[in-house]
RNA sequence: GGGUCCAUAACUCAAUGGUAGAGUAGUAGCCUUUUAAGCUAUUAAUCUAGGUUCGAAUCCUAGUGGACCCA
Numbered sequence: 001g002g003g004u005c006c007a008u009a010a011c012u013c014a015a016u017g018g019u020a021g022a023g024u025a026g027u028a029g030c031c032u033u034u035u036a037a038g039c040u041a042u043u044a045a046u047c048u049a050g051g052u053u054c055g056a057a058u059c060c061u062a063g064u065g066g067a068c069c070c071a
Base pairs, nucleotide, nucleotide: 001070002069003068004067005066006065007064010024011023012022013021018054025043026042027041028040029039030038047063048062049061050060051059
């Protein structure tokens, strides 16, 4: 220098262009002599900027960061 792939909650992962979810974690409550375990409720996210579309996490473009391959 060229190419491929990835970026969603604090972490690990889902999501046919049509209400962004689950598990773990955090917080509050219940239970328990206490802790742990268990039960209930709850907080929290689409890498950035544009474009297409009635509607974008999803499609297109550019950028940023990361992994890999070729040279």